[in-house]
Parts: sequence; structure tokens; C1' cells
RNA sequence: GUUCCGGUAACUCAGCUGGAUAGAGUAACGCCCUUCUAAGGCGUAAGUCGUGCGUUCGAAUCGCACCCGGAACA
Repeated sequence: GUUCCGGUAACUCAGCUGGAUAGAGUAACGCCCUUCUAAGGCGUAAGUCGUGCGUUCGAAUCGCACCCGGAACA
């Protein structure tokens, strides 16, 4: 340099044949349980879906450019 894969909550990831409220687990916080802790149960908060532009009635999802990480080839 070329090609391909990935970037979604603090972390690990799902969702990516466009459909309208963006989810799960872990972690955090609160409550219950317990003499206390752990475990367990219930709940709460947490996201400009890498950035920008475009297409569309509607974009995490499609197109283009760029940024970051990885793999293969050179």
C1' cells in the first nucleotide's frame, strides 16, 4: 500500500434481508433475605450505536469519505 473483519452501556457481546420504545450478561447503586459478609431475590440508573455527509416517510442496519483496532497478502 491492497483486500477483508470489527468499533453498540464501565466491561463482554446480541441486534445489521431499514419499521419505528436499542437489548442481554457481568459490574455499579437501592431494597429484601442474613447476627454480619458472601450467595440468592426484586428493582433503578447508565448509550450522540466510532466521526461526518448522503439516500429514505423512517437508518445501529444502506451508500461515500475519514478515524481507531485486528488478520491476510505485498
The RNA shown here (transfer RNA) has 74 nucleotides and comes from a Christensenellaceae bacterium. NCBI's taxonomy places the organism under Bacteria, Bacillati, Bacillota, Clostridia, Christensenellaceae. Rfam family: tRNA. Rfam links the family to the GO term triplet codon-amino acid adaptor activity. Rfam classes the family as a transfer RNA. The sequence was found in a public genome assembly.